RNA sequence: UCAGAAUAAAGCCAAAGCUCCGGUAACGGAGUGACGGAAAGCCGACGGUCCCCGAUACAUCGGGGAGGCCGGGUUGCCUGA
Repeated sequence: UCAGAAUAAAGCCAAAGCUCCGGUAACGGAGUGACGGAAAGCCGACGGUCCCCGAUACAUCGGGGAGGCCGGGUUGCCUGA
């Protein structure tokens, strides 16, 4: 540098639920807990999708949320060449 999720090793993250806090809400944070994950690390001022709030002439518009919805970008462990 390229390839791989096969083998092996070291490990890593943490769904739902429950408790507390914030928020109109979606949802987020902390603790507990493990459904799962080869990037379930990061990016929502890249594209799509979905969800919430408000307005509405029902065509849409404004604001917010999800990276564990997907595409994409980017960084990394291990192994092999």